RNA sequence: UCAGAACGAACGCUGACGGCGCGUCUUAAGCAUGCAAGUCGAACGAGAAAGUAUCCUUCGGGGUACAAGUAAAGUGGCGAACGGGUGAGUAACACGUGGGUAAUCUGCCCUGAAGUUGGGGACAACUCGCUGAAAAGCGAGCUAAUACCGAAUGAGAUAGUCUUUACAUAUGUAGAGAUUAUGAAAGGUUUCGGCCGCUUCAGGAUGAGCCUGCGGUCUAUUAGCUAGUUGGUGAGGUAAAUGCUCACCAAGGCUACGAUAGAUAGCCGGCCUGAGAGGGUGUACGGUCACAUUGGAACUGAGACACGGUCCAUACUCCUACGGGAGGCAGCAGUGAGGAAUAUUGCGCAAUGGGGGCAACCCUGACGCAGCAACGCCGCGUGGACGAUGAAGGCCUUCGGGUUGUAAAGUCCUUUUCUGAAGGAAGAUAGUGACGGUACUUCAGGAAUAAGUCCCGGCUAACUACGUGCCAGCAGCCGCGGUAAAACGUAGGGGGCGAGCGUUAUCCGGAUUUACUGGGCGUAAAGCGCACGUAGGCGGCAUCGUAAGUUGGACGUGAAAGCUCCCGGCUCAACUGGGAGAGGUCGUUCAAAACUGUGGUGCUUGAGGUUGAUAGAGGAGAGUGGAAUUCCCGGUGUAGUGGUGGAAUGCGUAGAUAUCGGGAGGAACACCAGUGGCGAAGGCGGCUCUCUAGGUCACACCUGACGCUGAGGUGCGGAAGCGUGGGGAGCGAACGGGAUUAGAUACCCCGGUAGUCCACGCUGUAAACGAUGGAUACUAGGUGUGGGAGGUUAUUUACCCCUUCUGUGCCGUAGCUAACGCGUUAAGUAUCCCGCCUGGGGACUACGGCCGCAAGGUUAAAACUCAAAGGAAUUGACGGGGGCCCGCACAAGCAGCGGAGCGUGUGGUUUAAUUCGAUGAUACGCGAAGAACCUUACCUGGGCUUGACAUGGUGGUAGUAGUGAAGCGAAAGCGGAACGACCCUUCGGGGAGCCAUCACAGGUGCUGCAUGGCUGUCGUCAGCUCGUGUCGUGAGAUGUUGGGUUAAGUCCCGCAACGAGCGCAACCCUCGUCGCUAGUUAUAUGUGUCUAGUGAGACUGCCGGUAUCAAACCGGAGGAAGGUGGGGAUGACGUCAAGUCAGCAUGGUCUUUAUGUCCAGGGCUACACACACGCUACAAUGGCCGGUACAAUGGGUUGCCAUACCGCGAGGUGGAGCUAAUCCUCAAAGCCGGUCUCAGUUCGGAUUGCAGUCUGCAACUCGACUGCAUGAAGGUGGAGUUGCUAGUAACCGCGCGUCAGCAAUAGUGCGGUGAAUGCGUUCCCGGGCCUUGUACACACCGCCCGUCACAUCAUGGGAGUCGGCAACACCUGAAGUCGGUGACCAAACCGAAAGGUAGGAACUGCCUAAGGUGGGGCCGGUAACUGGGAUGAAGUC
Repeated sequence: UCAGAACGAACGCUGACGGCGCGUCUUAAGCAUGCAAGUCGAACGAGAAAGUAUCCUUCGGGGUACAAGUAAAGUGGCGAACGGGUGAGUAACACGUGGGUAAUCUGCCCUGAAGUUGGGGACAACUCGCUGAAAAGCGAGCUAAUACCGAAUGAGAUAGUCUUUACAUAUGUAGAGAUUAUGAAAGGUUUCGGCCGCUUCAGGAUGAGCCUGCGGUCUAUUAGCUAGUUGGUGAGGUAAAUGCUCACCAAGGCUACGAUAGAUAGCCGGCCUGAGAGGGUGUACGGUCACAUUGGAACUGAGACACGGUCCAUACUCCUACGGGAGGCAGCAGUGAGGAAUAUUGCGCAAUGGGGGCAACCCUGACGCAGCAACGCCGCGUGGACGAUGAAGGCCUUCGGGUUGUAAAGUCCUUUUCUGAAGGAAGAUAGUGACGGUACUUCAGGAAUAAGUCCCGGCUAACUACGUGCCAGCAGCCGCGGUAAAACGUAGGGGGCGAGCGUUAUCCGGAUUUACUGGGCGUAAAGCGCACGUAGGCGGCAUCGUAAGUUGGACGUGAAAGCUCCCGGCUCAACUGGGAGAGGUCGUUCAAAACUGUGGUGCUUGAGGUUGAUAGAGGAGAGUGGAAUUCCCGGUGUAGUGGUGGAAUGCGUAGAUAUCGGGAGGAACACCAGUGGCGAAGGCGGCUCUCUAGGUCACACCUGACGCUGAGGUGCGGAAGCGUGGGGAGCGAACGGGAUUAGAUACCCCGGUAGUCCACGCUGUAAACGAUGGAUACUAGGUGUGGGAGGUUAUUUACCCCUUCUGUGCCGUAGCUAACGCGUUAAGUAUCCCGCCUGGGGACUACGGCCGCAAGGUUAAAACUCAAAGGAAUUGACGGGGGCCCGCACAAGCAGCGGAGCGUGUGGUUUAAUUCGAUGAUACGCGAAGAACCUUACCUGGGCUUGACAUGGUGGUAGUAGUGAAGCGAAAGCGGAACGACCCUUCGGGGAGCCAUCACAGGUGCUGCAUGGCUGUCGUCAGCUCGUGUCGUGAGAUGUUGGGUUAAGUCCCGCAACGAGCGCAACCCUCGUCGCUAGUUAUAUGUGUCUAGUGAGACUGCCGGUAUCAAACCGGAGGAAGGUGGGGAUGACGUCAAGUCAGCAUGGUCUUUAUGUCCAGGGCUACACACACGCUACAAUGGCCGGUACAAUGGGUUGCCAUACCGCGAGGUGGAGCUAAUCCUCAAAGCCGGUCUCAGUUCGGAUUGCAGUCUGCAACUCGACUGCAUGAAGGUGGAGUUGCUAGUAACCGCGCGUCAGCAAUAGUGCGGUGAAUGCGUUCCCGGGCCUUGUACACACCGCCCGUCACAUCAUGGGAGUCGGCAACACCUGAAGUCGGUGACCAAACCGAAAGGUAGGAACUGCCUAAGGUGGGGCCGGUAACUGGGAUGAAGUC
C1' cells in the first nucleotide's frame, strides 16, 4: 500500500422492464406566484347579488316570488401551543437511562356527586358624518347573545380555629368530626322521550413542569474560577421546591476524579463496519430538545413567551400622492444564487389521521397517489435445442497450423418481455376510488424491441502482435517507457462483473500500527542524572463481625420500528404482517460470605529498634608533611640551550642550559594500587585531629504491618560557564609567533590571557551509560576476589579445607531474546508502583508559559516533505587495519626505451575521400601471413535494374546455347558480321541454355547493449562447488577453518563432519642418456655419427639428520638426468553488458533504377604536431681491406636454380640437377694479418642529384634493388620507464609464411658466441589464505557533509495595517412586565343626588434589546524586510 464491506453520494462510458425505497449534505443566504387553519346559523344580531319565473312600465326601469336566511363581513365559542419544516444555537439536567415530586398543573375525554335561580348595563356589525394615496382611523347614534357584570344558593371546595385516627419522617401527608369566613352557572335544540351544552367538587386517563444518581467530545501551549457568588433569616414571586428576585447577616462555594477558558457538536433508538472488544456515524423512519430574518418583550390562553399572532429595535426587500405604510417559504410546489451535486409551480381528500360542527358537511401541500433521476436494494429479460466444409473475415504463426468457435450461417422450437385487441379487480361494513381502464387474466403477432463496462507486470483472475522510443503516456504500492514494452496507445484474444461497470471522496476492516480483550522500552522509538517524600495505587499471618464491591434468584423497567429465530402476505425476492428472543456500569428486594473493602481482637516471618563487634579514597571543617615544577638570591662555570620527523620562533656573553646552597609560592598527592574499597547518583586517594551519615556480621530481646512505590513537590547533581572577593606554581581555550601544507583559521613547536584553586552565590546540563527505574519472592552449577561468623585440623596459634551471611567479577544450565547476548548482581519466572515510546526528516526547533544576571534550560507543536529511516546478523568488496605466504613485484645485476635520423602503427589536423574496427592494464609493427591496378569496404565520374550470384513458378524461344570480327567509348557497356553445339525421347515433346514476367536476389548498411561461435584479461593464480549429515528462525555456516608442509585446497595430523566433482598434479608432444629394429641419403667400406620408429630409465626408491617420528624438509650416494630434470600443449567457477554483426553464422531493423552491382581515375601513402613499438647509430671490445673456420630450422616444378660467360653491381645470357637426407645450399659474429688514432672522423648513414636493374597491362601520385656523387641529426640521452634468474639476458647471422614485385627494420622459427646478480621481503605493483572495522553492495573510480549562487514551496519573526469573537467601564435607552403617582378619563357597583370605590389613559422609577464612546484580551488575514527549513539540472568551494 492493496484485496472486503458500506454510502442521502458525485464524475466517466453505457442503458430493456418492473416492484419497493430514497433524493439541497453547500448559503439557518434572498425569495415572484399559488396553496399549506379553519370551523360552528343547533350561541348571536344583521343579511346581499347574478340568475330564473312572473307582474307593471314613461321602455330608462321598477315590483313580487324563488335563489336564500345562501354568499361575504361582524359579535361569540372551540381550534390555531397539534400536524408540517430545519439543525443555526446548545458541552447543558439539552439528551439517554434509573429514580423523586409528602414541591406541581392538566382544555377537550371517561366515571361519580351536586347544581343550572333571578336581574342589569354595554360594545361590534349596521346607519350618518369626518380624515387618509393606501394601510387604516376618529366622532355620533341603534342592537343581540352560550359576550360582559352584580345578586341568591353551596353537596363539595378553599382558608382559619378546635377535637381526633392512621402513616411517614427534613419541614409533614392522608383522613374523620365541629365551627367561622369566602366564592358558581348559559343557554341552544327537539320528533317533547331527550340530546348537546354550562357551573362546582371528587376520581381516572392523557399531557406537561420541576428536582436528582449515573453515562456519552477535544485542548493543560487554558490552573486557578466565583459578589447573587455559597449559605442563613425575612419578604416578594410562581401551578410548583429553589438566590428565581430583593433587603439584611455570615464568608463561603467549585477545582488535578480537570474547575474556569477555548474549539467542535443538537442528543438518542438506531445505522455502517468488526470474530469480538471496539471504531465511525446520527440521511430517511421513530423519541426528544432547540429555532422560525436578527435581537428583545410580554399579551391571550388549560397550554406559547407562539413558523403562516401582537409590540419594539436592527438589516434587507416592496408600495407610496413622500405625509406614511407592507413583508418574513428552516410548510408544499417553484425561483434565482452557491455548488461536484439533489425532483412537479401535478391529482385527490377515495383511504388513514387531525380541527370545527348534534349532524349533514367544511377545511387539511398532514396524508394517499402520480411525475422526474439506474441514487440504492430486489426481481426478470436480451432467446432455447440441434448445428464442423471446424465457412468467410479478423488476429497470431515455427507457414505445418492455431484461435475467435457451435460462435455464426442454417434447421426446428418457445414468447418471459414487447405490440395490438378483449375482459377487468381488491383497496369500501350502505354510499363515496385520486390512483386507473392501473394491477391481473385471455387471445393474436413475430426472435422479434433489449449489452455494456473495467481489467489482463507482481500483489490479482486473465497474453500475443503492431505502433511509440525516458517521447507520448501509465501508476493504489512496488514501479513501467532510453528500438524486440505481456506495465504507454491500438488490435486480436482472454478474465471479472453485468443494466450496469469503473473512478473519486468518506468511514470501518485488514492495523496486535494506541495493544481492555491484545504491544513495548540493553543495542530498533522508548528508564526521569540521582535521591527524599505528599496525594494516589498496591500490601504479611490468624480470628470474629459487617455486607460497600462480588455472586445467585425474583420483580420492575430497557417505547414502537430496527436486529435474530419461527410462521404468514404480495407468482419469488426486496418489501411487509404476526409471535418469540436478545439488548443495561439501571432500580427494588431476598439470599450467600470464599475473595477485596471496612470495624474489632490477636500474631511475628515483612519493617524498625536495643546490645556487642567490624571494614572502608563516604561527607564537612581545621591542622600538617615530603617529592617535583617554576620563580628569586648567592656560588661554580662557559657557549650554547631548547625543541622536532626535520627545523625555526624562543632563551643565552647584561652569563643561559648544567650544577651546588638558601628562600618564596601555588597546585597535586608517586610507590602502596588491586575488573580492590566507600557512596543514592554526581563522585571520593599524602598524614593527623574534631564533627557526622550509611553499611555488614553475631546472639538474644523489644515494638507489632509501623510496609512498597511514588504524579506534582523538595534536595543533591561532573565539566564548562556566570556574579562578588581572594589566589595564581604548573597547565592552558582565545590570542601572538615559528613550522607543515596547494592552502592550514588544524594536528607539531615557542609563548600566553580567561580558566583551572579557595570562599559565598547562581547555572541544572553530559555517551549524567550497565545506553538496563524501584521493591519482593522463586529458579542448576563452577571459579576468583573484598568484609564478617561458625566448624575441622589441633592442646594453643597461622595456612589449607568445609558451612554460612553480605558485596564485587568471570564462565555457564534451564529459560528468554529478531539476533547479538542475558543468565541468583537476569534481559528467566511472577506480583505491585512510577516514568517513557508509537515511521524518517522538519525538530533536543517555532510560538506561548515557567525558571535564569546572562549564556541558556524546561515544557513542546504545525505546515511541508520522503518511502523509507532503523536494529542485529550474513556473504562479499574495500581499508594510507592486523597476521601468514607467493610472483623479475621490489631489491642485486645485465641490456635497453625516453634525446637523434629513419621505419611502422595511433591520435590530431587536413581532405572529394584520407573506408572500417581495436582505445588503461587487456588499443597503438593490432585485424593486415605483405593497399601501385585488383584487394577496397571510401571519394569523383560514367553505366545496369530479376540485377555480378542462388532457387522456384508461368509464358516464350530453334541457327538456340556458346565463340564473337568491324565500329563508338577511358573502360564498363552498346553493337552485332561470321562460326556454331549437347542429353533423354513413347518423336508429341522434355531437360539444359537464352528471353520476358512474377516471387525474390543483394547490402563490409545499423544494433557485439538482442545473439551463437571464437578470443583477450585476472591467471597456469589455487582456487570454485556439490550430495548427505549437523548447526542456525533465516540469510547462511560447517566441510574449505586450525597445527605443520608444498609450486599447488600438494600431502599429513586434528576436527560434526563424511564423501564427491571441476581445477592442481599425472596421462600427451619434444629435448637430454641408454638398449633394440630399420637404413633411401651421408661416408671410399665397416663401426660409429646421423635419420625415424620402439622401449628402458627417476620413484624421495636408498643412506644420514630434523620433524608430532606424520606429511615433509635438509644433506649424501649412485646416476646422462634428483626431488615438477628443461620446454610445449593443456586455462576451473566466474569477472570486465571486455572485443568481434568487417572472418563466419544469426534475431530484429533499414534499403530495393539503390545503402545493390559493373567500370575508369583518385584515396587508404596527406602533415604544423603528439604518443607507442622498432631499426640504425653516436664508434677503437670499433670501422675498412685481405685471408681463413664452424651451424641448424626450413622452402622448391607457373618453382629452386648449379658449372660457364657478360656486367663495377643490381642483374642478364644460358641451361646441368632436383617432385628432394640425393639438386639449389654459400652463415655471421669468431680467428689471422694490415690500416685508421679520437676527429662529427676512413664514425654515422639520413637527405638529394644523376645513371641503371628487376617484377608487373601499368612503378607519376605510390615498389624494391644497384652504381657514382651528396654526407643531415647524432659525442650514450631529463623526469620517468621496460625486459630478463641459464644455455637465460646480451650479441651474431640463417630460414620460412604472405607474395608477380615489395615498402619486413614486422611476425614466426633456427642455430652460433655466451654472461652478471639474487643480502633479503621493510617498501612499490599484482595475487592467495585467516582475521578485524564498515553508514560500501553499480561494492572506495563506493558512499557522503556543509557554506555559497539560482528557482520553487510551506513556515517563524516583523514597523504596521485590516477584520472577527467574547467580556468590561461609562453614556443614551425602544417596546414591555412590575412598582409609584394618577390633578385627567370614567356604562355596569353604592348612593335620591352630589359624590365615592374598583378601573384606565398619561407621567414616572428599576430592569433592559440595540446603539455610542473607551482601554484592554483572544483569534485570524495581510506586509517592506528578515530567520532557518524542504525540494530541485551533470553549478562553485